[in-house]
RNA sequence: GCACCAAGAUCUCCGAAUAUCAUUAUUUUGUGACAACGGGGGAACCAAUAUUUAGGGGUGAAUCCUGAAAUCAAGCAGGAAGGGCAACUUGGGUGCCCGAACCCGGCAGCUAACCUCGUAGGAGUACGCCAAGCGUGUGA
Repeated sequence: GCACCAAGAUCUCCGAAUAUCAUUAUUUUGUGACAACGGGGGAACCAAUAUUUAGGGGUGAAUCCUGAAAUCAAGCAGGAAGGGCAACUUGGGUGCCCGAACCCGGCAGCUAACCUCGUAGGAGUACGCCAAGCGUGUGA
């Protein structure tokens, strides 16, 4: 000096999942308030007329197609709808990834008033490429 691994802090990312104040704990946590963000139910009007084991519905980007195998389903491989990241923002280019999981319990279209729920969990990208914009610093 370079590379790899681990830990901590700062920072950053997915996601609605954060900020402030008070109190308790006593140096970590719990509780409460308020703000903010997100979800569900719920009229008229409108829409719908498969609501019935063909069950139906919700959160979420996460749904579908094809293939081989195969009783069916799941799993496996590939692809597409869709989604995320590459450290000011937007657009473009290039590259890398995700394309899950869970819940309600026979039941819910939209939906003002109204009612109600959540504020978790997980991770580590960095091409300072092009254009436009914005901002900061220095010098004259």